[in-house]
Context: one part of a larger RNA
RNA sequence: UUGGGUUUAAAGGGUACGUGGGCGGCGUGUUAAGUCAGUGGUGAAAUCCUACGGCUCAACCGUAGAACAGCCAUUGAUACUGGCAUGCUUGAGUAUUGUUGAGGUAGGCGGAAUUUGUGGUGUAGCGGUGAAAUGCAUAGAUACCACAAGGAACACCAAAUGCGAAGGCAGCUUACUGGGCAAUAACUGACGCUCAUGUACGAAAGCGCGGGGAGCGAACAGGAUUAGAUACCCUGGUAGUCCGCGCCGUAAACGAUGGUGACUAGGUGUGCGCCCUUAUGGGUGCGUGCCCAAGCGAAAGCGAUAAGUCACCCACCUGGGGAGUACGCCCGCAAGGGUGAAACUC
Repeated sequence: UUGGGUUUAAAGGGUACGUGGGCGGCGUGUUAAGUCAGUGGUGAAAUCCUACGGCUCAACCGUAGAACAGCCAUUGAUACUGGCAUGCUUGAGUAUUGUUGAGGUAGGCGGAAUUUGUGGUGUAGCGGUGAAAUGCAUAGAUACCACAAGGAACACCAAAUGCGAAGGCAGCUUACUGGGCAAUAACUGACGCUCAUGUACGAAAGCGCGGGGAGCGAACAGGAUUAGAUACCCUGGUAGUCCGCGCCGUAAACGAUGGUGACUAGGUGUGCGCCCUUAUGGGUGCGUGCCCAAGCGAAAGCGAUAAGUCACCCACCUGGGGAGUACGCCCGCAAGGGUGAAACUC
């Protein structure tokens, strides 16, 4: 390479948008590029194959035939693919009406709690643990009350819930704003799917500059535990956690399951629409769960939200270690990230 694969054995890109490319609905006409058929030419010889022959056989050699991927020319065929023209509406989109939600950005506001400060009441402990100690406290702590300050997070509602491409999103409210879904079947008329390169977004931690700092808390210090204890436990505590702007670009970025479309029994919940009923159910669409038929699977399990049956496109895998390392290149302020071997070894 062929082939086979990618939930868990190696393997789905973190996610989206989208360029080139690949692929592409139903009909009619035309063309005849692909495709198919005929004919002619070419396809040197040797080789290969077949037949016969020559060395006593064979290897080897000779003669004849056949064959040769393809290429060129020409004559036809027109189902399929392509080109061109024209039409269609079911794919896709638009419109109208309605609806939905923690979708996003910015501002304002609220209460509970922790901490601190001030004042008051009050007196000897508090705190912490398996038990303690460090620590705090007669310079009046802990506890209780009042007031004030400040930061961060939003109990209950809350759910197998909802929304978002993913990361992710939760107090209330205002403004701006993205999306989904349903109904209608009015409009466009294949305008579609996927997507290398690219671009954008992308948790936490980390980085730069400037703010902020209540609680928590890497590092660090002390107290314990222990044979030791650079830990687990306790008392403190800096960065950080928060905000603005700019970087970083990673993750068990997980459903460890790429996207789109079609098809293949049912049962039972739930969220949001619509229709019909009627006071309960039925139908239908889009989501989100559970249990399962067929089928699949090594099994666990999956099973209309497929890991079933198919089609198209992309990404990726090819024994373990060495190694996601080295080198080179690109990116980054750095940390590091991306790409990504080999020797050697089992």